[in-house]
RNA sequence: GGCCCAAUAGCUCAGUUGGUUAGAGCAUCCGACUCAUAAUCGGCAGGUCCCCUGUUCAAGUCAGGGUUGGGCCA
Repeated sequence: GGCCCAAUAGCUCAGUUGGUUAGAGCAUCCGACUCAUAAUCGGCAGGUCCCCUGUUCAAGUCAGGGUUGGGCCA
């Protein structure tokens, strides 16, 4: 220098042919249970879907550019 992949909650990830509420597990918090703690069970909260622009009635999803990380080639 060229090519490919990834970026979604604090962490690990899913998200169907673009279709109308953005989810799961773990963690935090609250409650139940217990003499108490852990485990277990129930519940709440938590999101600029990496950034900018575009396409569309509608974008986490598509297009262009960029950033960061990883891989391959030279």